[in-house]
RNA sequence: GGGUAUAGCUCAGUGGUAAAGCACAUGCUUAACAUGCAUGAGGUCCUGGGUUCAAUUCCUGGCAUCUCCU
Numbered sequence: 001g002g003g004u005a006u007a008g009c010u011c012a013g014u015g016g017u018a019a020a021g022c023a024c025a026u027g028c029u030u031a032a033c034a035u036g037c038a039u040g041a042g043g044u045c046c047u048g049g050g051u052u053c054a055a056u057u058c059c060u061g062g063c064a065u066c067u068c069c070u
Stems, first nucleotide, its partner, number of pairs: 001067004008022003016053001024040005046062005
């Protein structure tokens, strides 16, 4: 100098109140477990400020982390 930060984990989203997979819970199925099916819970979108009718998204300070150059 550049990148990243969103659910327990991996991640999508890109101005109009956030989605999926895995994991978790419940039910069905089974003698039981696994698989399968259905349903559900779970998110102050790192943090302070600004712009805007409205910010996870745009601008900006900071923390953390990865990386490049010297």

This is a predicted structure of a 70-nucleotide RNA (transfer RNA) from Vicugna pacos. The coordinates come from a structure-prediction model, not an experiment, and the mean pLDDT is 82. Rfam family: tRNA. By type it is a transfer RNA.